[in-house]
Order: sequence, then C1' cells, then structure tokens
RNA sequence: GGCUCUGUAGCUCAGCGGUAGAGUGCCGCUCUCAUGAGGCGGAGGUCGGGAGGUCAGCACUCCCCAGAGCCA
Repeated sequence: GGCUCUGUAGCUCAGCGGUAGAGUGCCGCUCUCAUGAGGCGGAGGUCGGGAGGUCAGCACUCCCCAGAGCCA
C1' cells in the first nucleotide's frame, strides 16, 4: 500500500428498513437470625464520527477514525 472483518448500556454480545434489547454488573424492595443464593422492580445508550439516498436507518451507499486478520 491492497483486501476482509469488527465498533450498540460499566463489561460480554444480540438486533432481516418501522418504539434500541438480553446476560452480567450497579441501585432499591422482598426473602433470611444474618450473609449469600433465589424472587420483584429501577436507573444506565449522541448505536465510533460525518455526509448521502429513503416517508422512515443501529441496519443500505460513500468518506474518515480506532482495532483485528490476510496478501504484498
């Protein structure tokens, strides 16, 4: 330098153009003599940045940034 993949909650990851989710962690309640485990509820997101097309984008197209891999 060329090609491919990845970027979404604190962390690990889902998410076929139509309201952004799960597990775990965190907070509260419940349960218990108490702790833990269990049960219930809650908070937490400019979806890496910008532009484009679309009635509508996390998703499609282009550019940029960061990371991983392959080729030279």